c-di-AMP riboswitch aptamer (ydaO/yuaA leader) from a soil metagenome, 140 nucleotides, folded computationally. Model confidence (mean pLDDT): 81 of 100. Its Rfam family is "c-di-AMP riboswitch aptamer (ydaO/yuaA leader)". From the family's description: This family represents a conserved RNA structure found upstream of the ydaO and yuaA genes in Bacillus subtilis and related genes in other bacteria. RNAcentral holds the sequence, with entries from MGnify. Of the family's consensus pairs, 92% are formed in the model.

RNA sequence: CGCUGAAUUCUCCUCCAGCAGGAGAAGCGGGGGACCCGUUCAUCGGGGCGAAUCCGUGUGGGGCGCGCCAGCGUGGCACACGGUAGGGUGACUCCUCUGGCCCGAGCCCGUCAGCUAACCCCGUAAGCGGUGCAGAGGGA
Numbered sequence: 001c002g003c004u005g006a007a008u009u010c011u012c013c014u015c016c017a018g019c020a021g022g023a024g025a026a027g028c029g030g031g032g033g034a035c036c037c038g039u040u041c042a043u044c045g046g047g048g049c050g051a052a053u054c055c056g057u058g059u060g061g062g063g064c065g066c067g068c069c070a071g072c073g074u075g076g077c078a079c080a081c082g083g084u085a086g087g088g089u090g091a092c093u094c095c096u097c098u099g100g101c102c103c104g105a106g107c108c109c110g111u112c113a114g115c116u117a118a119c120c121c122c123g124u125a126a127g128c129g130g131u132g133c134a135g136a137g138g139g140a
Stems, first nucleotide, its partner, number of pairs: 001129004008026007015018001027124006037114001044062001045112001046109004054083007063074004086103004093139007
């Protein structure tokens, strides 16, 4: 200096004086929360942040139901693999399309949350890089 991301800017205070900590404001992002509307589903529950969901196969050990006690069914969990909704692809910036490449995590609430005016609450981290895709069309 740039990229992913809401995660930036300004002011004040403190100290161990630092890309330090704290407070406030603006901006940005998120959650809770009526009427009306929507839903009448639902328990090994449900929900939220996030692109990070869902499906299949295999393995593993439990749960529940049935059983002629041999087993069968059910759906959930963990791991591995393959796909997939979706997301990213960085030097003026934005949008659309095609192909390629990469990601497709993690965490939180705790039996509770549809939407939602008023109102209330929370976050403003972290990681990476030296340009590290190609083509077509459009806009500023």